[in-house]
RNA sequence: GUCUGCGUGGCCCAAUGGAUACGGCGUUGCCCUCCUAAGGCAAAGAUUGCGGGUUCGAGUCCCGCCGUGGACU
Numbered sequence: 001g002u003c004u005g006c007g008u009g010g011c012c013c014a015a016u017g018g019a020u021a022c023g024g025c026g027u028u029g030c031c032c033u034c035c036u037a038a039g040g041c042a043a044a045g046a047u048u049g050c051g052g053g054u055u056c057g058a059g060u061c062c063c064g065c066c067g068u069g070g071a072c073u
Stems, first nucleotide, its partner, number of pairs: 001072007010025003018056001027043005049065005
């Protein structure tokens, strides 16, 4: 340089172009317990990397850029 995968809460991960973006870990509160752990219940936490475009509607499709992994030269 060319081609290609990925980027979504603190971490990991899902979502056929269609309702309020799923779930796990973690965090916080409560219950339970003599206490802790385990267990149960609940809550908070996301401009879906950035900027444009298409569409009635975009995490998803298109273009550019950034970051990161891989292949080739």